[in-house]
Context: one part of a larger RNA
RNA sequence: CUGGGCUUAAAGGGCACGCAGGCGGACUGUCAAGCGUUUUGUGAAAUCCCUCGGCUUAACCGAGGAAUUGCUUGGCGAACUGACAGUCUUGAGGCAAGUAGGGGCGCACGGAACUCUUGGUGGAGCGGUGGAAUGCGUAGAUAUCAAGAGGAACGCCAGAGGCGAAGGCGGUGCGCUGGGCUUGACCUGACGCUGAGGUGCGAAAGCCAGGGGAGCGAACGGGAUUAGAUACCCCGGUAGUCCUGGCCAUAAACGAUGUCUACUAGAUCUGAGGUGUUCUGACACACUUCUGGUCGAAACAAAAGCGUUAAGUAGACCGCCUGGGGAGUACGGUCGCAAGGCUAAAACUC
Numbered sequence: 001c002u003g004g005g006c007u008u009a010a011a012g013g014g015c016a017c018g019c020a021g022g023c024g025g026a027c028u029g030u031c032a033a034g035c036g037u038u039u040u041g042u043g044a045a046a047u048c049c050c051u052c053g054g055c056u057u058a059a060c061c062g063a064g065g066a067a068u069u070g071c072u073u074g075g076c077g078a079a080c081u082g083a084c085a086g087u088c089u090u091g092a093g094g095c096a097a098g099u100a101g102g103g104g105c106g107c108a109c110g111g112a113a114c115u116c117u118u119g120g121u122g123g124a125g126c127g128g129u130g131g132a133a134u135g136c137g138u139a140g141a142u143a144u145c146a147a148g149a150g151g152a153a154c155g156c157c158a159g160a161g162g163c164g165a166a167g168g169c170g171g172u173g174c175g176c177u178g179g180g181c182u183u184g185a186c187c188u189g190a191c192g193c194u195g196a197g198g199u200g201c202g203a204a205a206g207c208c209a210g211g212g213g214a215g216c217g218a219a220c221g222g223g224a225u226u227a228g229a230u231a232c233c234c235c236g237g238u239a240g241u242c243c244u245g246g247c248c249a250u251a252a253a254c255g256a257u258g259u260c261u262a263c264u265a266g267a268u269c270u271g272a273g274g275u276g277u278u279c280u281g282a283c284a285c286a287c288u289u290c291u292g293g294u295c296g297a298a299a300c301a302a303a304a305g306c307g308u309u310a311a312g313u314a315g316a317c318c319g320c321c322u323g324g325g326g327a328g329u330a331c332g333g334u335c336g337c338a339a340g341g342c343u344a345a346a347a348c349u350c
Base pairs, nucleotide, nucleotide: 004321005320006319007304008303012318014201015200016199017198021194022193023192025088026087027086028085029084030083031082033081034080035077036076037075038074041071042070049065050064051063052062053061054060091191092188093187094186095184096183097182098181099180103177104176105175106174107173108172109171110154114150115149116148117147118146119145120144121143125136126135162169163168206247207246208245209244210243211242215241216240220236221235222234223233258317259316260315261314262313263312266295267294268293269292271290272289273288274287275286276285277284300305323350324349325348332343333342334341335340
């Protein structure tokens, strides 16, 4: 003097809220803690460095200086950081008027399908497969008609479409309720960003208690296939799947891409709004805010690719990585009813 990374190589916390902490818009004044300058004392000696000197040189030794980047006293300065006071509106929030939506919770209702029950018609098969068989059926099945019962899921609309922080959310109506966006620029006046701990939410499976149980269906039984077949295919079928309450806290919880802010060519499509022009209106065109995609300039990238929704250019804050295996394991701690979760090594080995 320089100062690594995290889409796919190891690496973004599953998501949010938020205490502490870190960071923080414009203008003015004051202070002077940080900061700058000067100064006081100290920073032992030796060593290191520079200059001069003594041993015939050198090592070595002597003298002086510098250095000792630190702490400290007083003075001065006020750009920046900070503190205090005042002011501001563009950040943030509020207010008003609109607006789209499978956002959430509760209640009620609906039709299609399915299974079961009862009755009618009917009379030998049905079902299933690559082909079969197990299975069901003369105690009348399958098929078909009527009536009834039940549970679960909501076809078409449906979209590369919408909403939500994420998980996720899809029949209809009603009630309660969260958030977003647009327009106005009326109000507050930096109230902001991030966020270790913490708290809440968190698919599926699983667990506890009580209900429910149509279809599907781990396990299990049977039939096939096969050398075997603890499978794939078929016939059955229990947990479970559903509801209420309570746990669990994981996932390829994925955009494998943390949150926020600013800036940096365009083209086109989507959804929710606004403004203007022509115009009765519809439609069309232009501009504009937000939203979600596609293609692409520059840039970036190992490349694939990314490209105003950045993986570009910068800033703030958090999380995480440091060769493969051992191992997300052991031990300890902590949470859990358990299953297990979180935290997290080493020996050894390549």